Notes: This is a predicted structure of a 267-nucleotide part of an RNA (large-subunit ribosomal RNA, domain VI) from a Candidatus Omnitrophota bacterium. Taxonomically the source falls in Candidatus Omnitrophota (Bacteria, Pseudomonadati). It matches the Rfam family "Bacterial large subunit ribosomal RNA". Rfam links the family to the GO terms ribosome and structural constituent of ribosome. The full RNA is in RNAcentral, with records from ENA.
[in-house]
Context: one part of a larger RNA
């Protein structure tokens, strides 16, 4: 732009396109069938495993540029005590929340059907027998077509289905034209498990969208300051303390103020 009024939601699913289609071992059946014996089955039941793919973060195990400690040298805050900064943009070392991840979890190939291939048939003539074929018929494969997932009405065959708008003037040369601006939408703003930007999604005071606070949670490991012991070095007590990012409530403190714009039928 289109889908013959404009818009919100949700929905179907022909055609259509995508995505999967995988192996192996082991028990059973059965040491049976078969085979002089060595050997050693189909059919059918069941049970791990591997490789692939998908989705997630309860567990495991990374990351996690500053969340907590520990600690070297140096500067510096007059100095102690506490601290900051710098050590190739983490100085180094132990951990580590959320979020991302595999190595971790879970989950999936199943199973049913149509029609076939090579192959195997049944009936059965040409050609009095034979023949799976000429006429009819059935069986038969990880391949074909379905089914399972998933995307999907630009499906121009443009679908359905609920809801929500469709209001008032005025002016004409009667063809139109002005105004009005409903449902919604769009800027703007907060912002996000969404994202390059845009797009999506949550919200914009009739409000928990975001930051602040304040409670839990989660890491670290037991803060500073005082005592007590000790000649110190440092223990110990106050005190499982002190801080504490991205988590999960709460809670209107701070921002989402005010507003513009686009939007509407003929017969």
């Nucleotide at each position: 732009c289109g889908u013959a009024u404009g818009a919100u939601g949700a929905c179907u699913g022909a055609a259509g396109g995508g995505a999967a289609u995988c192996u192996u071992u082991c028990c059973u059946c059965a040491g049976u069938a078969c085979g002089a014996g060595a050997g050693g089955a189909c059919c059918g039941g069941g049970a791990a495993a591997g490789a692939c793919a998908a989705a997630c973060c309860u567990c495991u195990a990374g990351u996690g540029u500053u969340c907590c400690a520990g600690u070297u040298g140096u500067c510096c805050c007059g100095c102690c005590a506490g601290g900051g900064g710098c050590a190739a943009u983490g100085g180094c070392u132990g951990g580590g929340u959320a979020g991302u991840u595999a190595u971790g979890u879970u989950u999936g190939g199943a199973a049913a059907g149509g029609a076939u291939a090579a192959g195997c048939g049944c009936u059965g003539a040409a050609a009095g027998c034979a023949u799976c074929u000429a006429a009819g018929u059935g069986c038969g494969a990880a391949g074909c077509c379905c089914u399972c997932c998933c995307c999907a009405a630009g499906a121009u065959u443009a679908g359905u289905c609920a809801u929500c708008g469709a209001u008032u003037u005025c002016c004409u040369u009667c063809g139109g034209g002005a105004a009005u601006g409903a449902a919604g939408g769009c800027a703007c703003c907060u912002u996000c498990u969404a994202g390059a930007c845009u797009a999506g999604g949550a919200g914009g005071u009739u409000g928990a969208u975001a930051g602040g606070c304040u409670g839990c949670g989660u890491g670290u490991g037991u803060a500073a300051g005082a005592g007590u012991g000790g000649a110190a070095a440092c223990a110990c007590u106050u005190u499982c303390a002190g801080c504490u990012a991205a988590g999960c409530a709460g809670u209107a403190c701070u921002a989402a103020u005010c507003u513009g714009c686009c939007g509407a039928a003929c017969g």